[in-house]
RNA sequence: UCAUCGAAAGGGUAAAGCCAGGGAGACUUGGCGGCGCAAAACUUCCAGUCCAGCAAUGGAUAGCGGGGUUGUCGAA
Numbered sequence: 001u002c003a004u005c006g007a008a009a010g011g012g013u014a015a016a017g018c019c020a021g022g023g024a025g026a027c028u029u030g031g032c033g034g035c036g037c038a039a040a041a042c043u044u045c046c047a048g049u050c051c052a053g054c055a056a057u058g059g060a061u062a063g064c065g066g067g068g069u070u071g072u073c074g075a076a
Base pairs, nucleotide, nucleotide: 006073012037013036017032018031019030020029021028022027035063041069042068043067045066046065048061049060050059051058052057
């Protein structure tokens, strides 16, 4: 110096719920609120689940899991 790992520090983010809005719906946006998260940052490539549809298929979920890309710090 790099990799792995994850102490400390500086921070980041934001579950459920409530209010207002969007959507046919899954769900989502903003505000309040914090369950948590060392990638709970980004990305639908694979798969799961959910919505619409007779089906083909399309949509949602990245805080379900895997993959890819990027990132803060520097103890054992």

Overview
Model confidence (mean pLDDT): 85 of 100. Predicted 3D model of a 76-nucleotide RNA (c-di-GMP-I riboswitch aptamer) from a Desulfuromonadales bacterium. NCBI's taxonomy places the organism under Bacteria, Pseudomonadati, Thermodesulfobacteriota, Desulfuromonadia, Desulfuromonadales. Its Rfam family is "c-di-GMP-I riboswitch aptamer". Its family is annotated with cyclic-di-GMP binding in the Gene Ontology.